FMN riboswitch aptamer (RFN element), 124 nucleotides, folded computationally. It matches the Rfam family "FMN riboswitch aptamer (RFN element)". Rfam's curators write: The RFN element is a highly conserved domain that is found frequently in the 5'-untranslated regions of prokaryotic mRNAs that encode for flavin mononucleotide (FMN) biosynthesis and transport proteins. The sequence was found by an Rfam model in a public genome assembly. The prediction has a mean pLDDT of 84.

[in-house]
RNA sequence: AACGUGCUCCGGGGUCGGUGCAAUUCCGAGCCGGCGGUGACAGUCCGCGACCCGCGCCCUACGCGCGGUUGACCUGGUGGAACUCCGGGACCGACGGUGACAGUCCGGAUGGGAGAAGCACGUG
Repeated sequence: AACGUGCUCCGGGGUCGGUGCAAUUCCGAGCCGGCGGUGACAGUCCGCGACCCGCGCCCUACGCGCGGUUGACCUGGUGGAACUCCGGGACCGACGGUGACAGUCCGGAUGGGAGAAGCACGUG
């Protein structure tokens, strides 16, 4: 260096107008983009996480573990190398709530979390 254990800290963004009795939900125009990886920087590549479902831990709740489900990209250029950069044109976005259909409002959530940083001890 690396690995193991424990602890600490961090860990998601985004609105105006119109119509209407009523909409940040419709219409128009905007705006936003978690984490790791990848020959060079990724919402759309490969994976992971959140939400949801099932099973197990005697049962319920909580929690934990295992499994499942889970959206979307083309084109031209540069280059040794880019579905990641540059030009152009597209597309996507859990669940519950609501006087009216939600990526953007409110809520579960002062939660969880992929993971990131650091400290201590141990192996070496």